[in-house]
RNA sequence: AGCGGGAUAGAGAAGAGGCAUCUCGUAAGGCUCAUAACCUUAAGACCCACGUUCGAUUCGUGGUCCCGCAA
Numbered sequence: 001a002g003c004g005g006g007a008u009a010g011a012g013a014a015g016a017g018g019c020a021u022c023u024c025g026u027a028a029g030g031c032u033c034a035u036a037a038c039c040u041u042a043a044g045a046c047c048c049a050c051g052u053u054c055g056a057u058u059c060g061u062g063g064u065c066c067c068g069c070a071a
Stems, first nucleotide, its partner, number of pairs: 002069006010024004018054001026042005047063005
């Protein structure tokens, strides 16, 4: 060379053709004498390119990186 798996908020995960969800974290507010806890709200992400499609994070092809198998 070959084969398989993975890449999604700061971290860890889900999702699956129709505007992306959860936990923790972060910020603001509430509560409190105060902190924590608790409650409410907000910001923040689909590896890249091309294709298919009305529509792609999802499907296909190629690439990049990571993990494993074999050699």
Transfer RNA from Candidatus Nomurabacteria bacterium RIFCSPLOWO2_01_FULL_40_18, 71 nucleotides, folded computationally. NCBI's taxonomy places the organism under Bacteria, Bacteria candidate phyla, Candidatus Nomuraibacteriota. Its Rfam family is "tRNA". The family's RNA type in Rfam is transfer RNA. The RNAcentral record of the sequence draws on ENA.